[in-house]
């Protein structure tokens, strides 16, 4: 410098333009069991009581009625060529 793949929640991952606040698997919290403990089993794990809103998927613009998902630009990470 030139190709290719990537960056999603607290950590790995999955994600066809509407069914996605985002599958799942760790890990955390909270019960259940257990003499305790682990171990299993259930729920819950972005905000706000609930419904629902409303913020989010490396930044920023774009496009679209609607973007994690299609486009540009810019940032970072790995692998090649050089």
């Nucleotide at each position: 410098g030139g190709g290719c793949a990537g960056g999603u929640a607290c950590u790995c991952a999955a994600g066809c333009g509407g069914u996605c606040a985002a599958c799942g698997a760790g890990g955390g919290c909270a019960g259940a069991c257990u003499g305790u403990a682990a171990a299993u089993c259930u729920g819950c794990u972005g905000a706000c009581g609930a419904a629902g809103u409303c913020u989010a998927c490396a930044a920023a613009g774009g496009u679209u009625c609607g973007a994690a998902u299609c486009c540009u630009u810019u940032c970072c990470u790995g692998c090649c060529c050089a």

The prediction has a mean pLDDT of 81. This is a predicted structure of an 82-nucleotide RNA (transfer RNA) from a Bacteroidota bacterium. It matches the Rfam family "tRNA". Rfam describes the family as follows. Transfer RNA (tRNA) molecules are approximately 80 nucleotides in length. It is annotated as a transfer RNA. The source organism's lineage runs through Bacteria, Pseudomonadati and Bacteroidota. The sequence was found in a public genome assembly.